[in-house]
Formats: sequence, structure tokens, C1' cells
RNA sequence: CUCGGAGUGUGGGCGUUCGCUUGUUCUUUAGGGGAUGAGAGGAAAGUCCGGACACCGUAGGGCAGGAAUCCCUGUGAAAGCGGGGGCGCGUGAGGGCAACCGAGCGUGACGGAUAGUGUCACAGAAAAUAACCGCCUUGGGCUUGCCUGAGGUAAGGGUGAAAAGGGGAGGUAAGAGCUCACCGCUCCAAAGGUAACAAUGGAGGCUAGAUAAACCCAUUCCGGUGCAAGGCAAAAUAGGGGAUCUGGCGGCCCGUCUAUGAUCCCGGGUAUGUCGCAUCUUGCUUCGGCAGGAACUUCGCUUCGGCGGGGUAGAUGAAUGAACGCACAGCCAAACGCUUCGGUGGGAGGCGGACAAAAUCCGGCUUACAGCACUCCGAGGUCG
Repeated sequence: CUCGGAGUGUGGGCGUUCGCUUGUUCUUUAGGGGAUGAGAGGAAAGUCCGGACACCGUAGGGCAGGAAUCCCUGUGAAAGCGGGGGCGCGUGAGGGCAACCGAGCGUGACGGAUAGUGUCACAGAAAAUAACCGCCUUGGGCUUGCCUGAGGUAAGGGUGAAAAGGGGAGGUAAGAGCUCACCGCUCCAAAGGUAACAAUGGAGGCUAGAUAAACCCAUUCCGGUGCAAGGCAAAAUAGGGGAUCUGGCGGCCCGUCUAUGAUCCCGGGUAUGUCGCAUCUUGCUUCGGCAGGAACUUCGCUUCGGCGGGGUAGAUGAAUGAACGCACAGCCAAACGCUUCGGUGGGAGGCGGACAAAAUCCGGCUUACAGCACUCCGAGGUCG
């Protein structure tokens, strides 16, 4: 320097014009208009986990459901994240006659597969009180090296993810943890360690595949619903209730009526509006706001220490944009030049900027992401 990998940051810039939402302020009878400021993300996404907040529920307990899951420790409200350690799995330097052990590196949703249930194609004689081939003993037959009956055998072959510990020695008709030491496994004890775990010792001839990111079991924790929570205001030629007048009950009063309409009153709900709703925080408050402080950002001044002014998304058919121009990455690339004919220099011109956009807020997790910058690691090249 090139390529690849991992991590972190950034993730389009400037100008002009025209718009959109909104704060403040001026103006207008009103509709509106003017001035001036602000206006998406690292994931705003998936809506997976934990909270704040709101309402409902609530003596206490249970069922269902959900979350978490090796140990120690740091951080944190929790969820989560970081560091160290243990154990398993993969690979495997090296060691051992072998079984096997195993540094280093990578990796693990890493409680439980001797509580139960389920699943595991196909193959194979058989998925287990297993004889297909083979081996051994023995009976029979004949064409004398084949056929066949009975029994033993899990050492060998073959199938499989798995064939009921392993290689070896003894043993045997052949074999077999049948016996023996070793290796592995399980259990018990236990040096050591805060702990997970475990040096080492003893016992057992050894219950024997995978899957719990299948159901499930164990332990710990969790009341339910989510801003469409919820508060307030509030319409009608909708609908409910009441009062008075009027009408019927052939006079009047009381009373009564699913009576007629008129006037007035009442509360509830809906449409709709508004608050919730936004940087954080302190004090006061007539609860409308007001004042102060901090953080960040922007503009101006500056003696470069600071000082002063402005601002802090809050929309709901859901704003945050569009057009043009200028440069900047990036990609393609004509003419022309060099060439060892493979390429290479060159740049007219053209194309052109990822993933994606708030919806109550905050902390996480997961997923997506062009280009550029920086750091680390690996491979290759060049120079010293």
C1' cells in the first nucleotide's frame, strides 16, 4: 500500500425560490395577514423485555398465564450490559503400545433426559430378556465338501444417530466384566476454592443414543388493562325525566291519562373540542402562570477568561417537504497516449448519495444499513 474480518463514529453539504406544522409578537370586527424563531432517527423499525404514568381491582391464598435460570463480582430502578472463573461441545499442538489424556483457539438460551409423555425418516435379523453373516459344540444325510436339525456365543462382519462401556491380558469348545490391572462412567468421601467446581482416595462390573429454542418438571419473581390509559367541556328537528299552561274523563275542584302542543328547567351519554403532551430542575402561586438555576444548541461581541440575545418536534386525512443551481464523495466511461497486446495512463461526457421516518415518555434487546473516517486483527505485496 492492497484485500478481507471485527469494533467505534459519521451517515450527505451550501445557496436561492416556493410550501407544510407550530411558539412568540404586531395587526384586523372577523375570516385572515405581517414579522421573527423552532421542526425526525441511530435505529424513529420489530413491538420482544423492564419501568414511569393513568384507570380498574385488591383481607389473604390458589388456578391459569408470563419472565428469569452455572458461579463470583461491577453497574443499574428493573430489564439488561461488562469483567473474571467453572463446566460442556468443536478443532487439536503434544503425550501414551493402546483405550485414552490434552495446551491453545473457537463456541454454548449453560437448571433437569434415573418424574412422566412425545418425536427421531430410512436402513437393519433385531432399537432389547437382539443370532442376518460369521465362530464353536453336537446329531443326521449323501455325490466327501456340501446340505440340514439342536444348542452355545454379542469377540469379528454388516445396518444405523444409537446395537447395552473401551483397548489389552487371563480364561473358554468358541465366547462373554466371566476374572484382573489400566482408561472411561456413576455413586460416596474429600485436600483445596467465597462459590460454580474439584486434586486425590474408595466403592460399583457399569441402566445403556439424541431432543427441554418439544410438552413438561424444579426454583425465584410478577394483580389486570394500556395514552384508543384517563380528566374536563359539550351539539341536535336524536333520546330520557320534571314543572306550568292547554285538552279528554260533557258543570267545578281534587285526581287521572301511552292525550294535544307550547314555554321553561334538569341530569347522563355520543359527535366534536380540549387537557394529558414534553429539555431537566427549584421556589412562589389567585393553579392561569410567574421568577430563578442547569444542560444542549444557535447568533453577536470578545482583552479568548468569558459576556449578552434567541431557542428546546408535539402533529392526529398525522407537518418536518419540493424545484433549481453550485461544488463533494462514489460508479460507468469516449477521444488520445504507452504497451511485453494481458493491460495501463487519461479524463470529454453521463449516472448519482444507504437503511429508513416520531405518535405518552424513558432504559434495554433484536433486526436493517450505500459510502466515508479511525482503531485492532489476518493474508499478500513493495521499500529500508